Description: This is a predicted structure of a 105-nucleotide RNA (SAM riboswitch aptamer (S box leader)) from a Candidatus Fermentithermobacillaceae bacterium. NCBI's taxonomy places the organism under Bacteria, Bacillati, Bacillota, Candidatus Fermentithermobacillia, Candidatus Fermentithermobacillaceae. The coordinates come from a structure-prediction model, not an experiment, and the mean pLDDT is 85. The sequence was found by an Rfam model in a public genome assembly.

RNA sequence: CUUUCAUCAAGAGGCGGCGGAGGGACAGGCCCAAUGAUGCCACGGCAACCACCCGCAAGGGAACGGUGCCAACUCCUGCGGACCCUGGGGUCCGAAAGAUGAGAG
Numbered sequence: 001c002u003u004u005c006a007u008c009a010a011g012a013g014g015c016g017g018c019g020g021a022g023g024g025a026c027a028g029g030c031c032c033a034a035u036g037a038u039g040c041c042a043c044g045g046c047a048a049c050c051a052c053c054c055g056c057a058a059g060g061g062a063a064c065g066g067u068g069c070c071a072a073c074u075c076c077u078g079c080g081g082a083c084c085c086u087g088g089g090g091u092c093c094g095a096a097a098g099a100u101g102a103g104a105g
Base pairs, nucleotide, nucleotide: 001105002104003103004102005101006100007099008098013043016041017040018039022032023031024030026078027077028076029075044070045069046068049066050065052061053060054059074097079094080093081092082091083090084089085088
């Protein structure tokens, strides 16, 4: 990098240090940001995919280990369908894209 499967409505930082301008994947919106964001480090926390324990299994437990996560539903919409009001929107379903984990190449 490609691919398969699973999950994405819950949860968890007004803390300290570094550092200085963009950040929220992309586009359009809408937000966050010099009252210092995003990021990095330390500490703290959430969850429980893998691993671990019990069990034939379904399932349950714990959270020491490998990851992950801690603004906004994956922030919303982006393609297709159904329905409702109506020249603009709304609700729902599915896909695509993205993220994370486990496996394969």